[in-house]
Transfer RNA from an uncultured Lachnospiraceae bacterium, 73 nucleotides, folded computationally. Rfam family: tRNA. Rfam classes the family as a transfer RNA.

RNA sequence: GCUGAUGUAGCACAGUCGGUAGUGCGUCACAUUGGUAAUGUGGAGGUCACGGGUUCGAUUCCCGUCAUCAGCU
Numbered sequence: 001g002c003u004g005a006u007g008u009a010g011c012a013c014a015g016u017c018g019g020u021a022g023u024g025c026g027u028c029a030c031a032u033u034g035g036u037a038a039u040g041u042g043g044a045g046g047u048c049a050c051g052g053g054u055u056c057g058a059u060u061c062c063c064g065u066c067a068u069c070a071g072c073u
Stems, first nucleotide, its partner, number of pairs: 001072007010025004019056001027043005049065005
């Protein structure tokens, strides 16, 4: 330098033939306990890497940029 994959909550990941994003762990509150832990219930937390385009509407399609990983030279 070229090619491909990945980028979604604090962490690990789902999601989608375009229609207002979810699970587990973690975190907070409450219940339970003599008290922790465990368990149960509820809550908070996301510019879906960034910028543009298409569209009534984009996490999803298209283009570019960045980062990480892999391969080739």